The prediction has a mean pLDDT of 85. Predicted 3D model of an 88-nucleotide RNA (c-di-GMP-I riboswitch aptamer) from Halolactibacillus miurensis.
RNA sequence: CUAGGAUAAAGGCAAAACUAUUGAAAAAUAGUGACGCAAAGCUUCAGGUCUUCGGUGCAUAUUGUACCAUGACGGCUGGGUUACCGAU
Numbered sequence: 001c002u003a004g005g006a007u008a009a010a011g012g013c014a015a016a017a018c019u020a021u022u023g024a025a026a027a028a029u030a031g032u033g034a035c036g037c038a039a040a041g042c043u044u045c046a047g048g049u050c051u052u053c054g055g056u057g058c059a060u061a062u063u064g065u066a067c068c069a070u071g072a073c074g075g076c077u078g079g080g081u082u083a084c085c086g087a088u
Stems, first nucleotide, its partner, number of pairs: 003088001005085001012037002017032006035075001041081003045078003048073003054068006
């Protein structure tokens, strides 16, 4: 340096749920809390998933319905990128 992740050590992150705030929603942030994680650090580049304030179309028209991401998820997968430790 590379592979790799040890019934090692040090340290790290924090699912669900609940509370508060923001948001049309999906969801996010903070606190409590640990299901898990060796990149569960970062990044929407590719795919995937969720949502529809708004926009467009239609209709029996102040409502109903269909479609659309520019919104969201990196703890869905792949890619990119950075990094702690040391048994092998």
Taxonomically the source falls in Halolactibacillus (Bacteria, Bacillati, Bacillota, Bacillaceae). The sequence was found by an Rfam model in a public genome assembly. It matches the Rfam family "c-di-GMP-I riboswitch aptamer". About the family: GEMM was predicted in a large-scale screen for bacterial structured RNA regulatory elements.